[in-house]
RNA sequence: GGCGCUGUGGCUUAGUCGGUGGAGCACCUGUCUUGUAAGCAGGAGAUCCUGGGUUCAAUUCCCAGCGGUGCCU
Numbered sequence: 001g002g003c004g005c006u007g008u009g010g011c012u013u014a015g016u017c018g019g020u021g022g023a024g025c026a027c028c029u030g031u032c033u034u035g036u037a038a039g040c041a042g043g044a045g046a047u048c049c050u051g052g053g054u055u056c057a058a059u060u061c062c063c064a065g066c067g068g069u070g071c072c073u
Stems, first nucleotide, its partner, number of pairs: 001072007010025004019056001027043005049065005
């Protein structure tokens, strides 16, 4: 330099024939316990990498950029 894949709460991720995003762990509160952990109940936290385009409507489709990763030269 060329060609792919990938980017979603703090972490790991589900969800994409377009219709306002869910789970596990972690975190907070309560309960339980002599106390801690575990268990149980509840709660907060995501401009879905950035910008633009298409559309009534975009996490999802298209383009560019950025980061990560793989292959080729």